[in-house]
Molecule: Bacterial RNase P class A
Organism: marine sediment metagenome
RNA sequence: GGUGGAUCGGGUGGUCGCCCCGAUGUUGGGGAGGAAAGUCCGGGCACCACAGGGCAGGGUACCCCGCGAUAAGCGGGGGCUCUAGGAGCGAUAUCUCCUAGAGACGGAAAGUGCCACAGAAAACAGACCGCCAGCGGUCCCGUUCUAUGGGAUGCGGGCAAGGGUGAAAAGGUGGGGUAAGAGCCCACCGCUCUGGUGGCGACACCAGAGGCACGGCAAACCCUACCCGGUGCAAGGCCAAAUAGGGGGAGAGGUGGCCCGCCUCGUCAUCACCCCGGGUAGGCCGCUAAGAUAGAUGACCACCCUCGACAGAACCCGGCUUACAGAUCCACC
Numbered sequence: 001g002g003u004g005g006a007u008c009g010g011g012u013g014g015u016c017g018c019c020c021c022g023a024u025g026u027u028g029g030g031g032a033g034g035a036a037a038g039u040c041c042g043g044g045c046a047c048c049a050c051a052g053g054g055c056a057g058g059g060u061a062c063c064c065c066g067c068g069a070u071a072a073g074c075g076g077g078g079g080c081u082c083u084a085g086g087a088g089c090g091a092u093a094u095c096u097c098c099u100a101g102a103g104a105c106g107g108a109a110a111g112u113g114c115c116a117c118a119g120a121a122a123a124c125a126g127a128c129c130g131c132c133a134g135c136g137g138u139c140c141c142g143u144u145c146u147a148u149g150g151g152a153u154g155c156g157g158g159c160a161a162g163g164g165u166g167a168a169a170a171g172g173u174g175g176g177g178u179a180a181g182a183g184c185c186c187a188c189c190g191c192u193c194u195g196g197u198g199g200c201g202a203c204a205c206c207a208g209a210g211g212c213a214c215g216g217c218a219a220a221c222c223c224u225a226c227c228c229g230g231u232g233c234a235a236g237g238c239c240a241a242a243u244a245g246g247g248g249g250a251g252a253g254g255u256g257g258c259c260c261g262c263c264u265c266g267u268c269a270u271c272a273c274c275c276c277g278g279g280u281a282g283g284c285c286g287c288u289a290a291g292a293u294a295g296a297u298g299a300c301c302a303c304c305c306u307c308g309a310c311a312g313a314a315c316c317c318g319g320c321u322u323a324c325a326g327a328u329c330c331a332c333c
Stems, first nucleotide, its partner, number of pairs: 001333008010304007018031006033310001037321002040319005045232004057228005062078006079105001080103009106223002111221002113217003128163002130159003134155002137153005171189006190212001191210008236285004246276004253271006305308001
């Protein structure tokens, strides 16, 4: 100096204030964070819904063990894949081993879609340079001449070795084979399928069969497995006016109707009176040893130091992510 982890994140004193609580007439106590943030995930709590099943939507996604709340999440160990370096190995592969790092690491032979630029061709492969034989004329070289040979050019074919492009080009190396080539054939490696063995498991190893089919992307849609009811404290609970409206009661009140020629009685409606219940305003709780309801947690002075970053609670808890001057400690390089 770097990487990883943990802790802290100005200190002390004084003065004046602010919010809350308890005594009570001036005193005592408490007063932001590691992230209070983003509101991403899980839960508590509350109300609503709910026989069972399904659709939609959301979460989780290699394996084992542990912690945690059988959660989210975290830790340890292991497997597989990829990248870089080194070795096996003279050389190659999609080979093996070692070291370091990374991985949202179920499925790409269910379906759909996409693969920029470059390149001939990017998924039912393709042919720019090139390689090969054939055909036709012309030209050139070589040869004393002819024949033959070589080269250039044209045409329609064969090929996929080699070059070139690309992040990626339809297995690799060696041999045979061929006009030239090619799993066309063979050996080994790789791959696929089947079987066996080992392991709790992810997986690994072995044997046999098959010339090889199946490029990549699911952090594109999608599919599969397991799990999940919905809405969030403006949830929600309690108390509760005035005015208006609802229900009931009492009739010895007022007004009107029924009856009727008129009055009384009776009855109905309404007003006034009394009672009851719902809603609203408002208040209390939810709400916290910070706990408001538009939001308090501050300002100034003095001294000291390494001169102080990101940032301000709103029901609570567990995680994840993001921001952060600087200081201390531990481990490794």